[in-house]
RNA sequence: GAUUUAUAAAGAAGAGGUAAGAGACAGGCUCUGUGACCCUCUGGCAACCAGGAAAAUCCAAGGUGCCAAAUCCUGCCAGGUAAAAUUUAUUUCCUGGAAAUAUAAAUU
Numbered sequence: 001g002a003u004u005u006a007u008a009a010a011g012a013a014g015a016g017g018u019a020a021g022a023g024a025c026a027g028g029c030u031c032u033g034u035g036a037c038c039c040u041c042u043g044g045c046a047a048c049c050a051g052g053a054a055a056a057u058c059c060a061a062g063g064u065g066c067c068a069a070a071u072c073c074u075g076c077c078a079g080g081u082a083a084a085a086u087u088u089a090u091u092u093c094c095u096g097g098a099a100a101u102a103u104a105a106a107u108u
Base pairs, nucleotide, nucleotide: 001108002107003106004105005104006103007102008101013042014041015040016039017038021031022030023029025075026074027073028072043067044066045065047064048063049062051059052058053057071100076097077096078095079094080093
C1' cells in the first nucleotide's frame, strides 16, 4: 500500500519551539499574529486490541488511536414535505441508504 470487518452526535489541553496558513478533496462555514497548523515535552480521554474483576457492567492505561466544531456541514441515490390550487428540493428543509474519509482489529 491492498482486502475484510467494526465504529465514527460520548470523551479528553497546558507549556515550549517555529511561523502562515489550517480544518483529507470541492463548495460552504469555521479556526488562526490574542500565534492556528505542525514538532517536542507534560498532562488527559478511553474507541479497538491485550489484561483484571463471575458478570450486564466496571477497573486499568500495556499496544494502536485520539484531545475545536456530528467524520464541522453538504457532495451520490431513494423517499417525504414545501404557500389558496398544481408543480418544484440544482437556493433553502426532513429521513434512510451508498460512496468517500478516519481509526482499530485481522489477513496479505
A computed fold for a 108-nucleotide RNA from Cognataquiflexum aquatile, annotated as SAM riboswitch aptamer (S box leader). The coordinates come from a structure-prediction model, not an experiment, and the mean pLDDT is 82. It matches the Rfam family "SAM riboswitch aptamer (S box leader)". For this family Rfam cites "Discrimination between closely related cellular metabolites by the SAM-I riboswitch" (Montange et al., J Mol Biol, 2010).